Predicted 3D model of an 86-nucleotide RNA (c-di-GMP-I riboswitch aptamer) from Oceanobacillus sp. Castelsardo. The sequence was found by an Rfam model in a public genome assembly. The model forms 90% of the base pairs in the Rfam consensus. Its mean pLDDT, the model's own confidence on a scale to 100, is 87.
């Protein structure tokens, strides 16, 4: 350095749920609490997937399609990193 996460230690993050926002059309996001979990649950929408459908288009009864919106805690991939190295 690559690989790896056995046993440790120092620390880190934070699902559901609750409260909240002079963020958003929504999905969702931010803040505070909370703790199910996580060895990348750090970062990047590149591939697949999922959610939403404002706008646009089609329709005309409320409907349908579309991402340029979102999810990195869905799976791959890329990239950076703490501790240890049985």
């Nucleotide at each position: 350095a690559a690989g790896u996460g056995a046993a440790a230690a120092a620390g880190g993050c934070a699902a559901a749920c609750c409260u909240u926002u002079u963020c958003g059309a929504a999905a969702g996001a931010g803040a505070g609490g909370g703790a199910c979990g996580c060895a990348a649950a750090g970062c990047c929408a590149c591939a697949g997937g999922u959610c939403u459908a404002a706008u646009a288009c089609c329709g005309a009864u409320u409907g349908g399609u579309c991402a340029u919106g979102a999810c990195a805690g869905c799976u791959g991939g890329g990239u950076u990193a703490c501790c240890g190295u049985a």